This is a predicted structure of a 339-nucleotide part of an RNA (large-subunit ribosomal RNA, domain IV) from a Planctomycetota bacterium. It matches the Rfam family "Bacterial large subunit ribosomal RNA". Rfam links the family to the GO terms ribosome and structural constituent of ribosome. The organism belongs to Planctomycetota, within Bacteria. The coordinates come from a structure-prediction model, not an experiment, and the mean pLDDT is 88.

[in-house]
Context: one part of a larger RNA
RNA sequence: CGCUGGUUAAGGAACUCUGCAAAUUGACCCCGUAAGUUCGCGAUAAGGGGUGCCUCUGAUGGUUCACGCUGUUGGAGGCCACAGUAAAUCGGCUCUGGCGACUGUUUACUAAAAACACAGGACUCUGCGAACUCGUAAGAGGAUGUAUAGAGUCUGACUCCUGCUCGGUGCCGGUAAGUUAAGGAAGAGGGUUAGUCUUAGGGCGAAGCUCGCAACCGAAGCUCCGGUAAACGGCGGCCGUAACUAUGACGGUCCUAAGGUAGCGAAGUUCCUUGUCGGGUAAGUUCCGACCUGCAUGAAUGGAGUAACGACUGGAGCACUGUCUCAACCAGCGACCCG
Numbered sequence: 001c002g003c004u005g006g007u008u009a010a011g012g013a014a015c016u017c018u019g020c021a022a023a024u025u026g027a028c029c030c031c032g033u034a035a036g037u038u039c040g041c042g043a044u045a046a047g048g049g050g051u052g053c054c055u056c057u058g059a060u061g062g063u064u065c066a067c068g069c070u071g072u073u074g075g076a077g078g079c080c081a082c083a084g085u086a087a088a089u090c091g092g093c094u095c096u097g098g099c100g101a102c103u104g105u106u107u108a109c110u111a112a113a114a115a116c117a118c119a120g121g122a123c124u125c126u127g128c129g130a131a132c133u134c135g136u137a138a139g140a141g142g143a144u145g146u147a148u149a150g151a152g153u154c155u156g157a158c159u160c161c162u163g164c165u166c167g168g169u170g171c172c173g174g175u176a177a178g179u180u181a182a183g184g185a186a187g188a189g190g191g192u193u194a195g196u197c198u199u200a201g202g203g204c205g206a207a208g209c210u211c212g213c214a215a216c217c218g219a220a221g222c223u224c225c226g227g228u229a230a231a232c233g234g235c236g237g238c239c240g241u242a243a244c245u246a247u248g249a250c251g252g253u254c255c256u257a258a259g260g261u262a263g264c265g266a267a268g269u270u271c272c273u274u275g276u277c278g279g280g281u282a283a284g285u286u287c288c289g290a291c292c293u294g295c296a297u298g299a300a301u302g303g304a305g306u307a308a309c310g311a312c313u314g315g316a317g318c319a320c321u322g323u324c325u326c327a328a329c330c331a332g333c334g335a336c337c338c339g
Base pairs, nucleotide, nucleotide: 001334002333003332004331005330006329007328008327010325011324014323019320027051028050029049030048031047036041038157052079053078054077055076056075057074058073059072060071061070062069063068080084092318093317094316095315096314097313098312099310100309104116105115120155121154122153123152124151125150126149132141133140134139158305159304160303161302163235164234165233168232169231170228171227172226173225174224177223178222179221183217184216187213189211190210191209192208195204196203197202236254237253238252239251240250263297264294275291276290277289278288279287
């Protein structure tokens, strides 16, 4: 000097990113227990008191023929100590936000969470040789199930709700017209040549074979016409206006598929920003309550609440303390010195 423990005057979070760590609390019995609430909880809420041993005495069990032995539970009196759950084991508590309803699950070896799951909700597909999945196939799972079933996707208890938009993309339905493949194919053309004509150079040229061309016929799809947002998604601007001012219920105009409804809101979302006001502090970039000017909230990519729950996360207080003012000593083990 380090590590692991122990104790500490006065103060008591002044430490620090943060009460991290430590301390406090702790068992059983009795009293007592708030807001809130889904009436179950909250709750060991909080907050108090008691606990040893001896004597006397009451009630009540087991066992026994009985004497007794052995439990449980009251009452009264007394004794000792600083201390009677004398050691060990053995919750600190309260108030107020955020998120997630909850118990659960997870990154074996840096993340346990607000992430995943969940019961509940919704949409879509599937009529059974089901859809879907695995397999080239046979076949298998689904399921020895049958739409109150199975599969996929989203949301995520519960309460109150879930607005407008189908122009784009997707999906579903329709099919007159347009476009459109393979394939079929009338027809025209080229090559070849039996033949034929010839000025003997060559020309014409049937059938067959062959080479490409091709009117026309030709499905789904696409175009087109509808539907569908708890499908993917989207949800405006400018100007004027009320008898102080300010504001703008109201009007005008441009654009759009439609212009953000209910809610919530400086938010885990707010740049400007330590916004402004109020609360808490002597002092508060955090926190709580409001306001709304929402850079860039918003409704199952769910919106807003919510009792209970949480080794989650923010703020405040009580208790408590070597976290600190500010360090000291003790024990053990290392390091170090001597041998």